RNA sequence: UGCGGGAAAGCUCAGGGGUAGAGCAGUUGGCUCAUAACCAACCGGUCGGGGGUUCGAGUCCCCCUCCCGCGA
Numbered sequence: 001u002g003c004g005g006g007a008a009a010g011c012u013c014a015g016g017g018g019u020a021g022a023g024c025a026g027u028u029g030g031c032u033c034a035u036a037a038c039c040a041a042c043c044g045g046u047c048g049g050g051g052g053u054u055c056g057a058g059u060c061c062c063c064c065u066c067c068c069g070c071g072a
Base pairs, nucleotide, nucleotide: 001071002070003069004068005067006066007065010024011023012022013021018055026042027041028040029039030038048064049063050062051061052060
């Protein structure tokens, strides 16, 4: 310097243009003599930043930042 992949809940990750979800973690309750396990509910996000397209963008396009890989 070029190419490709990635950035989303505290963590690991789904997510197809129609106002974002799961598992784990946390809280509360149930169950139990009790704990764990299990069950239920709750909590938790300006989707890396900035523009563009669109009635509508996590998703499509452009630029930038950071991480990983490949090539020179």